[in-house]
RNA sequence: CCAGAUGGCCGGAUGGCCGCCGCGACGCGCAAGCGCCGGGGAGGAAAGUCCGGGCUUCACGGGAAUAUGGUACCGGGUAACGCCCGGCGGGGGCGACCCCAGGGACAGUGCAACAGAAAGCAAACCGCCCGUACAUGCCGAAAGGCGUCUGCGGGCAAGGGUGAAAGGGUGCGGCAAGAGCGCACCGCGCUUCCGGUAACGGAGGUGGCACGGCAAACCCUGCCAGAAGCAAGACCGAAUAGGGACGGCGGAUGUGAAACAGGCAUCCACACGCAUUCCCGCGUGCCGUCCGGGUAGGUUGCUUGAGGUGCAUGGCAACAUGCAUCCUAGAGGAAUGGUCAUCCAUCGCCGCGCAAGCAGCGAAGACAAAACCCGGCUUACAGGCCGUCUGGCGCU
Numbered sequence: 001c002c003a004g005a006u007g008g009c010c011g012g013a014u015g016g017c018c019g020c021c022g023c024g025a026c027g028c029g030c031a032a033g034c035g036c037c038g039g040g041g042a043g044g045a046a047a048g049u050c051c052g053g054g055c056u057u058c059a060c061g062g063g064a065a066u067a068u069g070g071u072a073c074c075g076g077g078u079a080a081c082g083c084c085c086g087g088c089g090g091g092g093g094c095g096a097c098c099c100c101a102g103g104g105a106c107a108g109u110g111c112a113a114c115a116g117a118a119a120g121c122a123a124a125c126c127g128c129c130c131g132u133a134c135a136u137g138c139c140g141a142a143a144g145g146c147g148u149c150u151g152c153g154g155g156c157a158a159g160g161g162u163g164a165a166a167g168g169g170u171g172c173g174g175c176a177a178g179a180g181c182g183c184a185c186c187g188c189g190c191u192u193c194c195g196g197u198a199a200c201g202g203a204g205g206u207g208g209c210a211c212g213g214c215a216a217a218c219c220c221u222g223c224c225a226g227a228a229g230c231a232a233g234a235c236c237g238a239a240u241a242g243g244g245a246c247g248g249c250g251g252a253u254g255u256g257a258a259a260c261a262g263g264c265a266u267c268c269a270c271a272c273g274c275a276u277u278c279c280c281g282c283g284u285g286c287c288g289u290c291c292g293g294g295u296a297g298g299u300u301g302c303u304u305g306a307g308g309u310g311c312a313u314g315g316c317a318a319c320a321u322g323c324a325u326c327c328u329a330g331a332g333g334a335a336u337g338g339u340c341a342u343c344c345a346u347c348g349c350c351g352c353g354c355a356a357g358c359a360g361c362g363a364a365g366a367c368a369a370a371a372c373c374c375g376g377c378u379u380a381c382a383g384g385c386c387g388u389c390u391g392g393c394g395c396u
Base pairs, nucleotide, nucleotide: 001392002391003390004389005388006387007386008385009384010383012343013342014341015340016339017338018337020041021040023038024037026035027034028033043367047378048377050376051375052374053373054372055229056228057227058226068225069224070223071222072221073087074086075085076084077083088102089100090099091098092097103220104219108218109217110214111213125160126159127156128155129154130153131152132151133150135148136147137146138145139144168186169185170184171183172182173181187209188207189206190205191204192203193202194201195200233300234299235298236297243291244290245289246288247287248286250268251267252266253265254264255263270285271284272283273282274281307326308325309324310323311322312321313320314319344365346363347362348361349360351358352357
């Protein structure tokens, strides 16, 4: 210098003007409120709402079992987790490093398309070998020998072919041909010893190899789990309508089975409204007080918390402990915005310069935005910065 791996950080800055949402002080005001000043006001993911908790309400006497759902190598961390850290095993990469739902297939049930002879008590299409029958070629004087084709009977599982998968692999021996048939090494099973907390690893012995795959099919085993969520929940609580209690309230007629009471209708009277007074007219009508439920609305829950930062100690680490220090949005159909200037990096164009670079003009400044709060995971993200490491090339 080139190509990569990995861990972490930032994610526009400053100022002016105009606004928005909370908080505090002051002034005015009986109050409601108004004015003014000061200070605070989105994220690394606030997102998806996928896990785990806090908190709240409901349910619940305890234990066990069943069902349903989740989870699954080992050890550690944590309030907890399906998260994190460190290991193990497997896979990929020359390497730094990366990836893996990674318990059980002798408890049971089940599945394997197509191809293929055969797919789960294995099998034999081509092929190889032996025997035999018929036909036939060549050699030979003959006896006979060496071949070929087809059929039949048997042996084999090497080689070919199918498949995701064909009952260990390589080599030597062996055999009619073959084959763990025998042997060596590798793999595998069982077993002993050693190392490790463990997953697991190593060494020896032994067995000729059996017990194939799929549990991301049902299932089995261990472990975990009551339900719903801040629109949870708590408090205050109008107006109108409706409910209850108590008190008050004219007359006549009619209706009706019904004297009284009560209801309804008509007329008169009364009360109220149509700005006011009188008349006329129109409209409305049981009235008053109190109580309780609930609605609108308001208050609360609400942000100090398994909290942040720094240092020290323990630990490989995740993390834990101690000390010091800091306070950092609480809106609620939802504020945190807009605009201008300068700067910052980025890109494009043109100019100057040997070059590094400089100047001018223009463009755009990602993903996305709290909604009860935490711990995680996942996903999105313009551009930039820093650390560590790997491979290669060049120079010294």
Molecule: Bacterial RNase P class A
Organism: Alphaproteobacteria bacterium GWF2_58_20